[in-house]
Predicted 3D model of a 73-nucleotide RNA (transfer RNA) from an Oscillospiraceae bacterium. The coordinates come from a structure-prediction model, not an experiment, and the mean pLDDT is 80. Rfam family: tRNA.
RNA sequence: GCUGGCGUAGCUCAAUUGGCAGAGCAGCUGAUUUGUAAUCAGCAGGUUAAGGGUUCGAGUCCCUUCGCCAGCU
Numbered sequence: 001g002c003u004g005g006c007g008u009a010g011c012u013c014a015a016u017u018g019g020c021a022g023a024g025c026a027g028c029u030g031a032u033u034u035g036u037a038a039u040c041a042g043c044a045g046g047u048u049a050a051g052g053g054u055u056c057g058a059g060u061c062c063c064u065u066c067g068c069c070a071g072c073u
Base pairs, nucleotide, nucleotide: 001072002071003070004069005068006067007066010025011024012023013022019056027043028042029041030040031039049065050064051063052062053061
C1' cells in the first nucleotide's frame, strides 16, 4: 500500500435479511434477614465509532474518515 471482518448501556452480546433500540452481568432503591450473602420486585443507564447520502422511515443499505483484528504484498 491492497483486501476482508468488527465497532450498539460500565462489561459480554442480541436486534429474525429497513418498521417501538433489548437481554444477562454490574449499578441504585425497596422487600426478605439479627446482620451480610443469596433470592424477589422495581428503577436508572444509549448522539448504535464520526460525518454525509438514499428512503415516509436506517443499528441494518451506499460513500468517506477513525480505531481494532486478520490476511496479502